Predicted 3D model of a 93-nucleotide RNA (Glycine riboswitch aptamer) from a soil metagenome. The model forms 89% of the base pairs in the Rfam consensus.

This record gives sequence, C1' cells and structure tokens, in this order.
RNA sequence: CCUCUGGAAAGCCGGCAGACGGUUUCUGCCGCACCGACGGAGUAACGCAGCGCAGGGAGGCGUUGCCGAAUCUCUCAGGUUCCCGGACAGAGG
Repeated sequence: CCUCUGGAAAGCCGGCAGACGGUUUCUGCCGCACCGACGGAGUAACGCAGCGCAGGGAGGCGUUGCCGAAUCUCUCAGGUUCCCGGACAGAGG
C1' cells in the first nucleotide's frame, strides 16, 4: 500500500423550492439545535536557546522563546433514519 471483516456519536427538526410519482420518497437552500472517529487546528512533560538571581565552579531557581503527542480539547470542514462514509482493530497478501 491492497483485499476482506468489524466499526460509535448526534434532528427520520422546521420553512421554501424542485424532481419522482400518486400524497410518499429524494435532492438543494435557509434557520435553529446537536455529534466527533474522514480531514484540519490547539496543546503537557522532556529537550534546546536567551536573559536574570546568589555563587569559585558544576549544578539550581525563575522567566521568555522554539521544538513537541493523542482516542485530550476546538468544531473550520464533515456528519445527525437507512445506505454511503468512517478514526481504529483483526485476518490475509
């Protein structure tokens, strides 16, 4: 990387328009309310550098900046019947 399998959460919300067809279903837009497990963003300790403190030195303390992970946090994106998708896990190649 590929194949197969498993795979959560949250409105079958309201309004308008359209399509289908036979009053149902689907799609788009708007509005409010929600979810975190496509993606994205933020971040701890440690480490590094500068400055300051007392000191003979090593070290120590404080502070600023940089690096720095997630299943944590934010909800931009995405999602909120089923299907699809889906982090992650298992098996095989």